[in-house]
Molecule: transfer RNA
Organism: Clostridia bacterium
RNA sequence: GCCUCCGUUGUCUAGAGGCCUAGGACGCGGCCCUCUCAAGGCUGAAACACGGGUUCGAAUCCCGUCGGAGGUG
Numbered sequence: 001g002c003c004u005c006c007g008u009u010g011u012c013u014a015g016a017g018g019c020c021u022a023g024g025a026c027g028c029g030g031c032c033c034u035c036u037c038a039a040g041g042c043u044g045a046a047a048c049a050c051g052g053g054u055u056c057g058a059a060u061c062c063c064g065u066c067g068g069a070g071g072u073g
Stems, first nucleotide, its partner, number of pairs: 001072007010026004018056001028044005049065005
C1' cells in the first nucleotide's frame, strides 16, 4: 500500500428498516430488609465513533473520515 472484519451506557453484550426517545448482565446512586455488613427486593442515572446520503421512517442500508483487529505484497 491492498483486502477483510469490527466500533452501542463505566465494562461486556443484544439488535438484521417501523414493535427501539434502544434491551440484558456486572458495576454505580437511592430506598426497603438487617443490630451492622453481605445476600435479596424495588427503583434511578448512564450508550448507537464522526460527517454526508437513501428512505415516509436508519443503531440497522450506501459513501467518506477517524480508530481498532486480522490477513497479504